[in-house]
RNA sequence: GGCGGCGUAGCUCAGUGGUAGAGCGGAACACUCAUAACGUUCAGGUCAUAGGUCCGAUCCCUAUCGCCGCUA
Numbered sequence: 001g002g003c004g005g006c007g008u009a010g011c012u013c014a015g016u017g018g019u020a021g022a023g024c025g026g027a028a029c030a031c032u033c034a035u036a037a038c039g040u041u042c043a044g045g046u047c048a049u050a051g052g053u054c055c056g057a058u059c060c061c062u063a064u065c066g067c068c069g070c071u072a
Stems, first nucleotide, its partner, number of pairs: 001071007010024004018055001026042004048064005
């Protein structure tokens, strides 16, 4: 240099066109003599960035950025 994969909550990851979720973690409550565990509820997201297609984009297309791999 060429090709490919990945980028989504604090962390690990789902979600592949119709207003974004789980587990762990955090907070509150409940339970207990108390703590832990279990249970209920809540908070937490410019879906890497910008543009395009579409009635509608996390999802499709293009470019850029970052990480990883293959190859010369």